The RNA shown here (SAM riboswitch aptamer (S box leader)) has 125 nucleotides and comes from a Candidatus Parcubacteria bacterium. RNAcentral holds the sequence, with entries from Ribocentre. Lineage of the source: Bacteria > Bacteria candidate phyla > Candidatus Parcubacteria. The coordinates come from a structure-prediction model, not an experiment, and the mean pLDDT is 77.

[in-house]
Order: sequence, then C1' cells, then structure tokens
RNA sequence: AUAUUAUCAAGAGUGAGCCGAGGGUACUGACCCUGUGACGCUCCAGCAACCCAUUGAGUUGGGUGCUCCAUUCAGCCUUGUCCCGCCGAAGCUUUAGCAAAGGUGGACCCGAGGAGAGAUGAUGU
Repeated sequence: AUAUUAUCAAGAGUGAGCCGAGGGUACUGACCCUGUGACGCUCCAGCAACCCAUUGAGUUGGGUGCUCCAUUCAGCCUUGUCCCGCCGAAGCUUUAGCAAAGGUGGACCCGAGGAGAGAUGAUGU
C1' cells in the first nucleotide's frame, strides 16, 4: 500500500510543557473549534472497542486506539409522513355541488433503511 472482517448516535481533559496557524482526515456545500493558542509532539490523567497473556471477574499486565459538535451534518438509492396538482368515485346533499378509499406526478429534506466514502482494531498478501 492492498484484501477480508468487526465496530463506529455510548463513554472519557477548560490538565501541564513546547510549537505557532490553521483544524474538524477524498471532493462540494454548510456549520463548528481556534492567538482566551486550535492542529501536532511529550508527560500525566481518564474511557474501554480490538488483539495477546492472566484472573472467579477490563481482575491484572502488555500492544494499539480514543477523550468538542452522531463518522459535525448533507450529497447517491429505496421508502414513509406532510404539502401541491391530476385521475378516481364509495358516500353525502338537493340541483349541480361536496367528497373518502385507491392510483399517479411533483416539491420538500421531517423521519427510517441501505450503499458509497472515511476512521480504528485484527488477520493475510
């Protein structure tokens, strides 16, 4: 780097030091964090997803990982609610009107599911 597989709406830092301008890890659009020092690195603290060993027991130890906002949100597909238009005509009313069920097209992005992309662990090449 790549293939497979599991998980990803939970949990856990206003910590200290250094650095000095971007960051939220493809792209686009939005939104959020950031000189009150983000991001990154080191130490400490914590959380507990995977692997190894261990234990009656994440019990203990180790290898990673994580500790603002749902993977920050959306984009692609399917579907539902609501809205608009058309078809429809059970039924109602009393003179030509109203109109349920059902079907169909559109708009929207309120919800649900799936895919794609991404992240992490493990195994293999």